[in-house]
RNA sequence: AGCUCAUCCAGAGGGGCAGAGGGAAACGGCCCGAUGAAGCCCCGGCAACCCUCCAGUCGGUUCUCGUAGACACCGUCGGUCAGCACUGAUCGUCUCCGCGAGGCUCCCGGCUAGGGAAGGUGCCAAUUCCGUCUCGCGGCGAAAUGCGUCGUGAGGAAGAUGAGGA
Numbered sequence: 001a002g003c004u005c006a007u008c009c010a011g012a013g014g015g016g017c018a019g020a021g022g023g024a025a026a027c028g029g030c031c032c033g034a035u036g037a038a039g040c041c042c043c044g045g046c047a048a049c050c051c052u053c054c055a056g057u058c059g060g061u062u063c064u065c066g067u068a069g070a071c072a073c074c075g076u077c078g079g080u081c082a083g084c085a086c087u088g089a090u091c092g093u094c095u096c097c098g099c100g101a102g103g104c105u106c107c108c109g110g111c112u113a114g115g116g117a118a119g120g121u122g123c124c125a126a127u128u129c130c131g132u133c134u135c136g137c138g139g140c141g142a143a144a145u146g147c148g149u150c151g152u153g154a155g156g157a158a159g160a161u162g163a164g165g166a
Base pairs, nucleotide, nucleotide: 003164004163005162006161007160008159013043014042015041016040017039021032022031023030026132027131028130029129044124045123046122049120050119051116052115053114055112056111057110058109059108060107063102064101065100066099067098075094077092078091079090080089081088082087128158133155134154135153136152137151138150139149140148141147
């Protein structure tokens, strides 16, 4: 630098150094800032992405029972017959697999609700401060189409953060 997924209207600030900018970028707006911006350091906090506990549920795995297990080819075990033997024929049986029902002990994963906070990040003015692009709805511009503008809803783009993978 780039890929995938999730989240982004909640929450949480003091001190020291520093000294004029800051709110990602461009434009427009609106804010913060010498009652001290950015940046760096210390301490504190928020949150719960990673992590972890518990419950429920779903799926996988597994177990039990039932069914089928063949017209042909193929599997296990056993019987009978033929055959010197390899083997062949036939009958039965059962496993895997398939279908149905049930169980849910262990294990794995998804989802939902709740709890924890040691560690890895993150964050601690304003919705990611708001808009910009597309579509819908409504108001106004006398009226229709169109256009403009304002408001509102949905989506997108861009960005931020985390997790994963390369």